[in-house]
Model confidence (mean pLDDT): 85 of 100.
Small-subunit ribosomal RNA, 3' major domain from an uncultured prokaryote, 476 nucleotides, folded computationally.
The RNAcentral record of the full RNA draws on ENA.
Context: one part of a larger RNA
RNA sequence: UGACGGGGACCCGCACAAGCGGUGGAGCAUGUGGUUUAAUUCGAUGCAACGCGAAGAACCUUACCUGCCCUUGACAUCCUCGGAACUUUCCAGAGAUGGAUUGGUGCCUUCGGGAACCGAGUGACAGGUGCUGCAUGGCUGUCGUCAGCUCGUGUCGUGAGAUGUUGGGUUAAGUCCCGCAACGAGCGCAACCCUUGUCCCUAGUUGCCAACGUAAUGGUGGGGACUCAUGGGAGACUGCCGGGGACAACUCGGAGGAAGGCGAGGACGAUGUCAAGUCAUCAUGCCCCUUAUAUCCAGGGCUGCACGCAUGCUACAAUGGGCGAUACAAUGGGCUGCGAUCCCGCGAGGGUCAGCUAAUCCCGUAAAGUCGUCCUCAGUUCGGAUUGGAGUCUGCAACUCGACUCCAUGAAGCCGGAGUCGCUAGUAAUCGUGGAUCAGCAAAGCCACGGUGAAUACGUUCUCGGGGCUUGUACA
Repeated sequence: UGACGGGGACCCGCACAAGCGGUGGAGCAUGUGGUUUAAUUCGAUGCAACGCGAAGAACCUUACCUGCCCUUGACAUCCUCGGAACUUUCCAGAGAUGGAUUGGUGCCUUCGGGAACCGAGUGACAGGUGCUGCAUGGCUGUCGUCAGCUCGUGUCGUGAGAUGUUGGGUUAAGUCCCGCAACGAGCGCAACCCUUGUCCCUAGUUGCCAACGUAAUGGUGGGGACUCAUGGGAGACUGCCGGGGACAACUCGGAGGAAGGCGAGGACGAUGUCAAGUCAUCAUGCCCCUUAUAUCCAGGGCUGCACGCAUGCUACAAUGGGCGAUACAAUGGGCUGCGAUCCCGCGAGGGUCAGCUAAUCCCGUAAAGUCGUCCUCAGUUCGGAUUGGAGUCUGCAACUCGACUCCAUGAAGCCGGAGUCGCUAGUAAUCGUGGAUCAGCAAAGCCACGGUGAAUACGUUCUCGGGGCUUGUACA
C1' cells in the first nucleotide's frame, strides 16, 4: 500500500421489511445431469451453465454411428494433353458412382492460338467443426450504470509511498459548495443521440370528415377545421415566490404549466477482476492427420429412458366453465408472397380467382370486456393428459420423428413441505396480437406490440451485495 475481520461509526440497492403474484406438489413442453446406446456429435457448469450457442435436428442441416465408395481430391492457384459449354435417353446400384447413347458445335483471333467451362494426368498443394481459450486477436459475460480509476507539477517522507481523492455539508453521482500544501488535468458521472409526453408552423394522399351531400358505406363531389403522418421549431432552466441552510452548494413547500426538480424509457458500461466464456462464427501461433482425423453417399442417431434438477405452459374452478349476441387496439409482415369474394367440407382445409411491390389490397373476426341464458360445489358441463379410429396440409419422403382437425376416450390434479423467485406505476398481475428463423414444424421459447390495470414501502435492527472513512492483523 492492499486484502481480510462473526471490529467501529456512515451511506446505498426489490437487500430486508410492507404488499401482490409465482415456483417447490400434478400433467405436459423444453434444456440439462445421469443412464443406455453402434452413435445417442460438440461446447456452456455457483451467482455470471441448464427454453444457453440453436432466430426452426424428418432428408438436408450434421460436426456423430453403421455400411458402400473416393484419393491433386467437394473447394483455390499453377503445368501438360484432349474436348466448346451444355443437353436427350437407357442399364446396374440404396445412392454416391460406373457403363452406354443423342443432339450441339458457339465467343475473340495476328489463324499460331486465346477466354470461360468440362474431362484425364502429374506434383507443388488443397482440406480438417482435429488439439491447445492456460500461446492469441476479435467479440462477450460479470462485479456494475456501482462511482469510482488515474496523471503532471509542487510539497512531505531515507524509502516503499503519502498528499491531491481526506475533512464540514450536499447529491442519483469524486454532483456541487466551503475549507485545506496543494494547484491543475484526464478516463468515468452528467450533457450531447433516439423514442415518448404538450403546443406552433409545414405540403393534405393512399390518411381525416365538423358543416354541405348519400337509403347506407369518406363510396365521391367538396373541405383542411379535427385525427394522423413528414420535416422544422418552441417548451423545463430550481427560471419565479416563501421557509430552512454558512449569505454557499442544496433542500422543503407553493404558483404557473402538458410536463418540476435527472419528466419517463432506451442506447451508452471507466481503470480493472474472474489464466471467466468462445480455436465449433471468424481470424490465428504451435502440435497432429494426409488412400485419412480429408471428401462423397444411403440408412440410422442428435427425439433413445428405472430416475434427479432447471426454466416454462395448462390447471385444480363460480371474480369460474359452456352457448348466443355485441364493443374497442397497437406494432408488424406480404410477389415462387399476402390472398378478399363466392362455392364445397362439421372442421383442419380444398376449388375459384379480385386486389395489392402496400397510410390504398390482404394477413385480420383482437381477447379479456359488456348483455342474455344454462351449470350450483361434484373429480363436476372443472381439468385436459393419454389412447383408439377417421382425416387435412407441407414436403421426393411424416415408420423411427411433423403440425393441425373431427369423433370417441377421459388420467393426475381440490392451491402445493422445508425452502425459494419476480415486481415500487401504466409497474406487478391479467388478456390477446404481430414478427424473426421457416417448405412444414415439435413456439407452451425468444423479440416486440397494444387492452384492462392494482396493493404496499413504518423504517434500516437483521439477511445479501456494494461504496467511502477509520481501526486490528503473525496474511500478500